The RNA shown here (transfer RNA) has 74 nucleotides and comes from candidate division MSBL1 archaeon SCGC-AAA259D14.
[in-house]
RNA sequence: GGGCCCGUAGCUCAACCGGCUAGAGCGCUCGGCUCAUAACCGGGCGGUUGAGGGUUCGAGCCCCUCCGGGCCCA
Numbered sequence: 001g002g003g004c005c006c007g008u009a010g011c012u013c014a015a016c017c018g019g020c021u022a023g024a025g026c027g028c029u030c031g032g033c034u035c036a037u038a039a040c041c042g043g044g045c046g047g048u049u050g051a052g053g054g055u056u057c058g059a060g061c062c063c064c065u066c067c068g069g070g071c072c073c074a
Base pairs, nucleotide, nucleotide: 001073002072003071004070005069006068007067010026011025012024013023019057027045028044029043030042031041032040050066051065052064053063054062
């Protein structure tokens, strides 16, 4: 220098071929249970979907540029 893949909550990941309010587990927190702790049960908290721009009635999903990470080729 060239090619491919990835980047969604604090962490690990979902979200079908663009359509509703972006979800789950863990976590944190409050409460229940218990003599108490753990476990278990219930409520709550949490995201400018890496950044910017474009297409569209509508984008996490499509297109462009950039940033970061990984792999391969030279």
Background:
It matches the Rfam family "tRNA". Gene Ontology term of the family: triplet codon-amino acid adaptor activity.